[in-house]
Context: one part of a larger RNA
């Protein structure tokens, strides 16, 4: 070290039960579903991007100015493989409508590439030459004088051209298109047939239809009448007449039944019942056709166009479904066009691949500096345009009215206009002025400074301008951050929604239309009790620390913390963005503030005294003496007393107030303002600061310093991905590896990569197996992030597996999926 037997404990695996915490049901369409949106009882088996053709792109392989194959021939181990010939496709030359013509050997120059001794590829940009077409100019030649052919020089024109070629074939992947075209699904359309046993109608030939009622025509008898004729009583037995059975039908109970007796029945009731009656058999009419006493009725349980088969797997911009795992990246709901608005194309956004450059080069939704454009916000209207309030002053003038005048282009008064200086208020389509934010450009080597050259431009001018050549010097010309540029192919998307701010519509809306930014969509986590979008913050696995938003009486982790105020609320107050409402108005509830008054010359309040005379003021009135009413509102005496604040009377009277004084002894009165509180405040099940509850709060408003807690931050560990650096030395394995260091980890539609599993073929393991294969089964063990793999036990009785490779009818939870079972 391998195998076997026994085997405790710890760690672990699995299963069951109980408790606590977190937690809404999956799939789907959707801006958005746990939804009172749809599909879904359960299990097994089946079940959906395939094959082919063409094209495009990428990659691999073979040969290469060729390449591949059909056909023919040869060799041959004889359907292979190899060789040869010819043909065909694509390529090796383009251009022009065509006739036709047709790319210098100079592998052209400059810059970048590109340095380092030199040379310099591909490629990119640019210039030049060449070929074809077109244009201009035409030497020369021909000629029937009309014309025709046409070298050379040239052009600011043009080509899918050229300057030493790169293709052809094949495999695979992705994409597009045509095919049933990922699967299932119409309503329709067409072609050819089968049906009149149901039922509709006609025709032919048969069959069937109690018993009553009514009493037409005709006839008879008697009466009347001149007659025509008429009256009465009979007889008679007509009728799409009547009551009603069978039959045929089907009105009502909206009865029974309603997984029925029955895919139209049963009961009672009802219609008709001698006829346009009912009915058997035969026969005729057939699907855009029939038939119809007409209801779009009927035409075999089917009828506003039958049934069967076929075209046909019809088409569907529409609905539903679409099957294993992990890793990396990761959208759009917008532009333009469309018989376009449930859809496409186009650009944008995405992924994959390729390629170039790279440590001070290059880049940037950044800042700074410099500079440019602008006409929004604001402001302005004693500035323009337009609107607009109020007085003031003026008068040569205009209009209206009045006075003095016979009248006046006389005087004078007045109302307007007008003028002048002011004043009030405004403008998306007004503006002198004019932000913030935002936008463009620049911050150097492709530069700067000298010298020389070319030009048909420019200048009086080798003057300038543009371009070219060359030389010397300069070291890189703001900050911060970072790897950037280019090309090819390309999916999905093209219903959006929300929030702060700003706009348009609207009375408003969880309404509608826009703009910038950020979110949700596509996204979990902590908080907001609850919650797509709010606040915090974006995610590998586990550990530790310290935080955000929000919290800290109990539910429930953390303070019944500290400090200073306010608040009492019986319809019982208040309590945290979005947010789940409340206003105007009011309060001698209480607490602050502002302002004006009064006050030791004694206020305010309280108690007490006075409150007079002219005068019964004047007018009016039936009457008015302070007090129905109108106008006016003085004087005297006083400490003070209104030609009167109320009560009162027919009118007086009486009382009272204003006002003055005494007692008292210190603050008082009004108006306004804003904190909390109250009122304003009414709705239907009982009810919600989340609940309990809370009152020097556990409420409201300050300050303060502890604590709590997210997948965010920090630390170290591990895993995956991406990158840096190093290793090709040997006994064996290992470069698709090993070691080292660093960054990073969300994700729907979608893309890419790597894996797991199934059926079959080939190779290989000289693999496993009756000493027991596959399959089934099992609270057994182990490996892998996972899809899965492996092993033990039981059952079973004959086949099976690993690795490499090829291939495909290759993976189910859903489709009112299909079949079977429960």
């Nucleotide at each position: 070290g391998a195998g076997g037997a026994c085997g405790a404990a710890a760690u672990g695996g699995u299963u069951u039960u109980c408790u606590u915490u977190a937690c809404c049901c999956c799939g789907u369409c959707u801006u958005g579903u746990a939804a009172c949106a749809c599909g879904g009882a359960c299990c097994a088996a089946g079940g959906a991007g395939u094959c082919u053709a063409a094209c495009a792109u990428a990659u691999g392989u073979g040969c290469g100015a060729g390449u591949a194959c059909a056909g023919g021939g040869g060799u041959g181990g004889c359907a292979a493989a190899c060789c040869c010939c010819c043909g065909u496709g694509c390529g090796u030359a383009a251009u022009g409508a065509a006739a036709g013509u047709g790319a210098c050997a100079g592998u052209g120059g400059u810059u970048g590439g590109a340095c380092u001794u030199u040379u310099g590829c591909a490629c990119a940009a640019u210039c030049c030459g060449c070929c074809g077409g077109c244009c201009u100019c035409a030497a020369u030649c021909c000629c029937u004088c009309g014309g025709g052919a046409g070298a050379a020089c040239g052009g600011u024109c043009u080509g899918a051209g050229u300057g030493u070629g790169a293709g052809c074939a094949u495999a695979c992947a992705u994409g597009u298109u045509g095919g049933g075209a990922c699967c299932c699904g119409a309503a329709a359309g067409a072609u050819g047939g089968u049906g009149a046993a149901c039922u509709a109608u006609g025709c032919c030939u048969g069959a069937a239809u109690a018993g009553g009622g009514u009493g037409a025509a005709g006839c008879c008898a008697g009466g009347g009448g001149a007659a025509a004729c008429u009256c009465u009583g009979g007889u008679g037995g007509a009728g799409g007449c009547u009551c009603g059975u069978a039959g045929c039908g089907a009105u009502u109970c909206u009865g029974a039944c309603g997984u029925g007796c029955a895919a139209a029945u049963c009961g009672a009731u009802c219609g008709u019942c001698a006829a346009a009656u009912u009915u058997g058999g035969g026969u005729a009419u057939a699907g855009g056709g029939g038939c119809g006493a007409a209801a779009g009725a009927c035409u075999a349980a089917u009828c506003g166009a039958a049934c069967c088969a076929u075209c046909u797997a019809g088409u569907a911009g529409c609905u539903g479904g679409u099957u294993c795992c992990c890793u990396c990246c990761g959208a759009a709901a917008u532009u333009u066009c469309c018989c376009u608005c449930a859809g496409g194309a186009u650009a944008g956004c995405u992924g994959c691949g390729a390629u170039c450059g790279g440590a001070g080069u290059u880049c940037a939704a950044u800042u700074u500096u410099a500079u440019c454009a602008g006409g929004u916000a604001a402001a302005g209207c004693g500035a323009a345009u337009g609107a607009u309030u109020a007085g003031a002053g003026g008068u040569u003038c205009c209009g209206g009215g009045g006075g003095c005048g016979u009248a006046a282009u006389g005087c004078u008064c007045u109302c307007g206009g007008c003028c002048u200086a002011u004043u009030c208020u405004c403008a998306a389509a007004c503006u002198u002025u004019a932000a913030a934010u935002g936008g463009g450009u620049a911050a150097g080597a492709a530069c700067u400074c000298g010298g020389g050259g070319u030009u048909g431009c420019u200048u009086a001018a080798u003057u300038g301008a543009a371009c070219c050549c060359u030389g010397c010097g300069g070291u890189c010309g703001a900050a911060u951050g970072a790897c950037g540029g280019u090309c090819g192919c390309u999916a999905g998307u093209g219903g959006g929604c929300c929030a702060c701010a700003c706009c348009g519509g609207g009375u408003a809306a969880g309404c509608u239309g826009g703009u910038u930014u950020g979110g949700c969509g596509a996204u979990g986590c902590g908080g907001g009790a609850u919650g797509a979008u709010c606040c915090g913050a974006a995610c590998g696995u586990g550990g530790a620390g310290a935080u955000a938003a929000a919290g800290u009486g109990c539910c429930a982790a953390a303070g019944u913390g500290c400090u200073c105020g306010c608040u009492c609320a019986c319809c019982u107050a208040g309590a945290u963005c979005c947010c789940a409402c409340a206003a105007a108005a009011g309060g001698u509830g209480u607490u602050g503030g502002u302002u004006c008054a009064u006050a030791u010359a004694g206020a305010c309040a309280g108690c007490a005294g006075g409150a007079c005379g002219g005068u019964g003021g004047c007018c009016a009135u039936g009457g008015a003496a302070g007090u129905c009413g109108a106008a006016a509102u003085c004087c005297g005496c006083u400490a003070a007393g209104g030609a009167g604040u109320g009560u009162g009377u027919a009118a007086c009277a009486a009382c009272u107030c204003a006002c003055c004084u005494g007692c008292c002894g210190a603050a008082u009165g009004g108006a306004c303002u804003a904190g909390c509180c109250c009122c304003g405040a009414a709705a239907a099940u009982g009810g919600a600061u989340g609940g309990c509850g809370c009152u020097c709060a556990a409420g409201c408003g300050u300050g303060u310093g502890g604590c709590c807690a997210a997948u965010a931050c920090c630390c170290g560990a591990c895993c995956a991905u991406c990158g840096u650096u190093g290793c090709a030395g040997u006994g064996c394995u290992g470069u698709a590896g090993c070691a080292u260091c660093g960054a990073c980890g969300a994700g729907u539609a979608g893309g890419a990569g790597g894996g797991c599993g199934u059926g079959g073929g080939g190779g290989u393991u000289u693999g496993c197996c009756u000493c027991g294969a596959a399959g089934c089964u099992u609270c057994g063990g182990c490996c892998g992030c996972a899809a899965g793999g492996u092993u033990g036990g039981g059952u079973g009785a004959a086949g099976c597996a690993g690795c490499c490779u090829c291939u495909a009818g290759u993976g189910c939870a859903g489709a009112u999926c299909u079949u079977g079972g429960u």

Predicted 3D model of an 822-nucleotide part of an RNA (large-subunit ribosomal RNA, domain II) from Kryptoperidinium foliaceum. The coordinates come from a structure-prediction model, not an experiment, and the mean pLDDT is 80. Rfam family: Eukaryotic large subunit ribosomal RNA. Gene Ontology terms of the family: structural constituent of ribosome and ribosome. Its Rfam clan is "LSU clan". Rfam 15.1 lists 107,465 matches to the family in 2,616 species. RNAcentral holds the full RNA, with entries from ENA. Lineage of the source: Eukaryota > Sar > Peridiniales > Kryptoperidiniaceae > Kryptoperidinium.